[in-house]
RNA sequence: GCCGGGGUAGCUCAGCGGUAGAGCAAACGGCUCAUAAUCGUUAGGUCGCGGGUUCGAAUCCCGCCUCCGGCACCA
Numbered sequence: 001g002c003c004g005g006g007g008u009a010g011c012u013c014a015g016c017g018g019u020a021g022a023g024c025a026a027a028c029g030g031c032u033c034a035u036a037a038u039c040g041u042u043a044g045g046u047c048g049c050g051g052g053u054u055c056g057a058a059u060c061c062c063g064c065c066u067c068c069g070g071c072a073c074c075a
Base pairs, nucleotide, nucleotide: 001071002070003069004068005067006066007065010024011023012022013021018055026042027041028040029039030038048064049063050062051061052060
């Protein structure tokens, strides 16, 4: 440099045009003599960045950044 896959909550991921979600973690509460386990509630998001299409974009298109894998280059 080329090709492919990924970037969404603190972590792991789902969602692939029509209200942004789950599990774990966190905070608070129930249960218990107490702890663990377990149950409930709450909080937590520039959906990598910029632009475009659309009535409407996490989702489609373009550019860029970044991570992983493969290929090439390595004078």
Molecule: transfer RNA
Organism: uncultured Chloroflexus sp.